[in-house]
RNA sequence: GGUUGCAUAGUGUAGUGGUUAGCACAUCUGCUUUACACGCAGAAGGUCCUGAGUUUGUACCUCAGUGGAACCA
Numbered sequence: 001g002g003u004u005g006c007a008u009a010g011u012g013u014a015g016u017g018g019u020u021a022g023c024a025c026a027u028c029u030g031c032u033u034u035a036c037a038c039g040c041a042g043a044a045g046g047u048c049c050u051g052a053g054u055u056u057g058u059a060c061c062u063c064a065g066u067g068g069a070a071c072c073a
Base pairs, nucleotide, nucleotide: 001072002071003070004069006067007066010025011024012023013022018056027043028042029041030040031039049065050064051063052062053061
C1' cells in the first nucleotide's frame, strides 16, 4: 500500500428494511433461609461506533471517517 471481516445494555451475543431492538450472565428489589448460596417473581440498564446519503420507513442498504482483527505485498 491492497483485500476481507468486525463495532448492538456492565460482559457475551441474536436480530438480512415494517408492532415497544430479544436472550444469557452480571446488577438491584421482593419471597424463601437463623444467615449465605441456590431457587422463584419482578425491575432497571441500549442516543445499535460517528457523520452523510437512499427510502414512505434503516441496527440492517450505499459512501466517508474512527477503532480493533485476519490475510497478501
A computed fold for a 73-nucleotide RNA from Pteropus vampyrus, annotated as transfer RNA.
Its mean pLDDT, the model's own confidence on a scale to 100, is 82.
It matches the Rfam family "tRNA". Rfam links the family to the GO term triplet codon-amino acid adaptor activity.